[in-house]
RNA sequence: GGCCCCAUCGUCUAGUGGCUAGGACAGCGGGCUUUCAAUCCGCAAGCCGGGGUUCGAUUCCCCGUGGGGCCGCCA
Numbered sequence: 001g002g003c004c005c006c007a008u009c010g011u012c013u014a015g016u017g018g019c020u021a022g023g024a025c026a027g028c029g030g031g032c033u034u035u036c037a038a039u040c041c042g043c044a045a046g047c048c049g050g051g052g053u054u055c056g057a058u059u060c061c062c063c064g065u066g067g068g069g070c071c072g073c074c075a
Stems, first nucleotide, its partner, number of pairs: 001071007010025004018055001027043005048064005
């Protein structure tokens, strides 16, 4: 340098052109318990950035950014 893949709550992860963007763990509050743990209930937290297509984009396309893989070049 070329090609390919990936990017969603703090972490891991599901998902679809029209949902209130779901779940688990962690966190916070509460119930239960003499207390703690466990357990139960609840709360907060997310679609990498910019354009395009579309009535409508987190989803499709382009560019960028970051990460990963394969190949090549120099030495």